[in-house]
RNA sequence: GGAGUCGGCCGGACGGUCGCUGUCGCCAAACCGGCGAUGGAGGAAAGUCCGGGCUCCGCAGGGCAGGGUGCCAGGUAACGCCUGGGGGGUGCGAGCCCACGGAAAGUGCAACAGAAAACAUACCGCCGAUGGCCCUCGGGCACAGGUAAGGUUGAAAUGGUGGGGUAAGAGCCCACCGCGCUGACGGUAACGGCAGCGGCAGUGCAAACCCCACCCGGAGCAAGACCAAAUAGGGAAACAAGCGCUCACGCGCAGCCUGCGGCCCGCAGGUGUUUCCGGGUAGGUCGCUCGAGGCAGCCGGUGACGGCUGUCCCAGAUGAAUGACUGUCCACGACAGAACCCGGCUUACAGGCCGGCUCCCCCA
Numbered sequence: 001g002g003a004g005u006c007g008g009c010c011g012g013a014c015g016g017u018c019g020c021u022g023u024c025g026c027c028a029a030a031c032c033g034g035c036g037a038u039g040g041a042g043g044a045a046a047g048u049c050c051g052g053g054c055u056c057c058g059c060a061g062g063g064c065a066g067g068g069u070g071c072c073a074g075g076u077a078a079c080g081c082c083u084g085g086g087g088g089g090u091g092c093g094a095g096c097c098c099a100c101g102g103a104a105a106g107u108g109c110a111a112c113a114g115a116a117a118a119c120a121u122a123c124c125g126c127c128g129a130u131g132g133c134c135c136u137c138g139g140g141c142a143c144a145g146g147u148a149a150g151g152u153u154g155a156a157a158u159g160g161u162g163g164g165g166u167a168a169g170a171g172c173c174c175a176c177c178g179c180g181c182u183g184a185c186g187g188u189a190a191c192g193g194c195a196g197c198g199g200c201a202g203u204g205c206a207a208a209c210c211c212c213a214c215c216c217g218g219a220g221c222a223a224g225a226c227c228a229a230a231u232a233g234g235g236a237a238a239c240a241a242g243c244g245c246u247c248a249c250g251c252g253c254a255g256c257c258u259g260c261g262g263c264c265c266g267c268a269g270g271u272g273u274u275u276c277c278g279g280g281u282a283g284g285u286c287g288c289u290c291g292a293g294g295c296a297g298c299c300g301g302u303g304a305c306g307g308c309u310g311u312c313c314c315a316g317a318u319g320a321a322u323g324a325c326u327g328u329c330c331a332c333g334a335c336a337g338a339a340c341c342c343g344g345c346u347u348a349c350a351g352g353c354c355g356g357c358u359c360c361c362c363c364a
Base pairs, nucleotide, nucleotide: 001360002359003358004357005356006355007354008353009352010351012329013328014327015326016325017324018323020040021039022038023037024036025035026034027033042335046346047345049344050343051342052341053340054220055219056218057217066216067215068214069213070212071085072084073083074082075081086100087098088097089096090095101211102210106209107208108205109204110203123151124150125147126146127145130144131143132141133140134139159177160176161175162174163173164172178200179198180197181196182195183194185192186191224286225285226284227283234277235276236275237274238273239272242253243252244251245250255271256270257269258268259267260266293312294311295310296309297308298307299306300305330333
């Protein structure tokens, strides 16, 4: 100098004018309001995919069903998250990726191609030692048969390489590698290296059913709580419940109320009245933002994280605010807008800053 990798951070800056909204103070005060001060989106506020708080409902305990998680240890309120470690894969490397329990409980699947895809099998091949025939005794021929080394197919073909061996071959035998079992050792563990033994096994797939271990009650702030006009139905008290017919139900008359009307008569309709409790709609209040909180320092820990001390208050709306115009400057500004809260994951993102590490080249 170039290329790369990991981690952290920022997300136009500083004003002016006019608005919107929360809180506080003062004024005004029936309400609406006025003035001043002060706070007013994000790293993802997003997707709503996990986990928890909170709220209501359900619930003795346990089981079934269903769902989820799946190497080990730790962190945490909890997690499918994070940290550290182990194993596997990949890259020269820093690093990156992995649902990474069980295939000898059972079931299922393995398309196409290929001889053969899971009780193995034999297409091209190789051999034809043994048995048969011929022979010039070197051997030749056909079959039975042997074989799986080589070729062919495939994602995958019954351990790999080399040597011995053989008619040709084959863990048939041997060495090394791989694999399995056993032992002691190291490690909390996952696991690791070591030694010995075994010729080597029913191949793969469980993000196929399934088995094993562990976890999980449901719904969600439109949760839910309070105040409370109105309406229906409910309860209590007081007052009123007249006459006739009827066993009763009920009917008629009278009374009362409403409408037509200036009033009376009349006609039509209705009928216990009042008060209180209670109910809960519209509306309002709370839930609502002080919290597993931010920042700084010290301490413990490899780390995630935890502890202590100090300090700070940092949106809370409900037709739902966070905007518009403008000045100066620059590197000319991306993705994107809270709605109960918090921890994660994932996805989107112009441009820029800082730090650790790796590889290559050059110079001294």